[in-house]
Context: one part of a larger RNA
RNA sequence: GCUUCCCCAAGGAACUCGGCAAAACAGCAGGCGUAACUUCGGGAUAAGCCUUGCCUUAUGGAUUAUUCAGCAAUGUUUAGUCUGUGAGGCCACAGUUAAAGACAUCGGGCGACUGUUUAUCAAAAACACAGGUCUCUGCAAAUUCGUAAGAAUAUGUAUAGGGGCUGACGCUUGGCCAGUGCCAGAAGGUCACGAGGAGGGGUGUAUGCUCCGAAUCUAAGCCCUGGUGAACGCCGGCCGUAACUAUAACGGUCCUAAGGUAGCGAAAUUCCUUGUCGGGUAAGUUCCGACCCGCACGAACAGCGUAACGGUCUGAUGACUGUCUCAGGGAAGUACUCG
Numbered sequence: 001g002c003u004u005c006c007c008c009a010a011g012g013a014a015c016u017c018g019g020c021a022a023a024a025c026a027g028c029a030g031g032c033g034u035a036a037c038u039u040c041g042g043g044a045u046a047a048g049c050c051u052u053g054c055c056u057u058a059u060g061g062a063u064u065a066u067u068c069a070g071c072a073a074u075g076u077u078u079a080g081u082c083u084g085u086g087a088g089g090c091c092a093c094a095g096u097u098a099a100a101g102a103c104a105u106c107g108g109g110c111g112a113c114u115g116u117u118u119a120u121c122a123a124a125a126a127c128a129c130a131g132g133u134c135u136c137u138g139c140a141a142a143u144u145c146g147u148a149a150g151a152a153u154a155u156g157u158a159u160a161g162g163g164g165c166u167g168a169c170g171c172u173u174g175g176c177c178a179g180u181g182c183c184a185g186a187a188g189g190u191c192a193c194g195a196g197g198a199g200g201g202g203u204g205u206a207u208g209c210u211c212c213g214a215a216u217c218u219a220a221g222c223c224c225u226g227g228u229g230a231a232c233g234c235c236g237g238c239c240g241u242a243a244c245u246a247u248a249a250c251g252g253u254c255c256u257a258a259g260g261u262a263g264c265g266a267a268a269u270u271c272c273u274u275g276u277c278g279g280g281u282a283a284g285u286u287c288c289g290a291c292c293c294g295c296a297c298g299a300a301c302a303g304c305g306u307a308a309c310g311g312u313c314u315g316a317u318g319a320c321u322g323u324c325u326c327a328g329g330g331a332a333g334u335a336c337u338c339g
Base pairs, nucleotide, nucleotide: 001334002333003332004331005330006329007328010325011324014323019320029051030050031049032048037042039168053090054089055088056087057086058085059084060083061082062081063080064079065078068075069074091095096100103318104317105316106315107314108313109312110310111309115127116126131166132165133164134163135162136161137160143152144151145150169305170304171303172302174235175234176233179232180231181228182227183226184225185224188223189222190221194217195216199212200211201210202209203208236254237253238252239251240250263297264294275291276290277289278288279287
């Protein structure tokens, strides 16, 4: 020096990306007390406070055995056991004297929750979930495996089974069917094999043989006509205008299938940006509340809320500390030297 531990004046997060690590808190008992919010269950052991040993004494309760009275119920005597309450006293720094689960509180984001996951760098906001919704499927089901026989689904039958999306709950889920997809459509157009055979070619003296072949008939598909968004998806621009200025409820114009509704918004989304204002701090690129100029939120790729929950992310406070100011001391092992 390194590894693992122990102690530390004064200060107490000044450390650091960040209280990482450590310290501290609590201690399965009794009593008091307990907020916002809430889905009325919770939150909650919320928080916070007090007590706890031993001796003496007083006074209750329960119970075992026992004496007496009584038919019995019950009362009563004696000896124990368990337990409650009050008063006085004793000792110590300290009485749950040892051992023996948690630091607590206040905000915000995300995900409802308990669960699951990258065996071996990721445990999460990812997956799942109950619930919602769309769609396929009438049973020899749809779907899946297999060349097939056959099998799963299922010894199930639409309150069932398969697939997609969403993800408790609450309030909601706007406009667009032009494109793509899907569904429907006994007309019409197009269209293969096939049917058909007008007409024509080759050859032959010829009956013929052989080849080409128009009209017409003919499936799905495509075209076409409609429907359909909790299907894939999409949801504008320019110019002017109010009695300061600014802004524009209003008007004009171009384009579109239709031009983003409610709600939210510098957000897990905001480039400019440490936006601006307010709060918290002596001082705050983070945090919280607002504003809206949304580079580039937005409604089941769900939108916005939400009690409870979380080894989640993020901000603050108290407590606490060698994280630090700034080091120091000690223990064991190792390194090192000799052997």
A computed fold for a 339-nucleotide part of an RNA from Candidatus Peregrinibacteria bacterium GW2011_GWF2_38_29, annotated as large-subunit ribosomal RNA, domain IV. The source organism's lineage runs through Bacteria, Bacteria candidate phyla and Candidatus Peregrinibacteriota. The full RNA is in RNAcentral, with records from SILVA. It matches the Rfam family "Bacterial large subunit ribosomal RNA". Gene Ontology terms of the family: ribosome and structural constituent of ribosome. The coordinates come from a structure-prediction model, not an experiment, and the mean pLDDT is 86.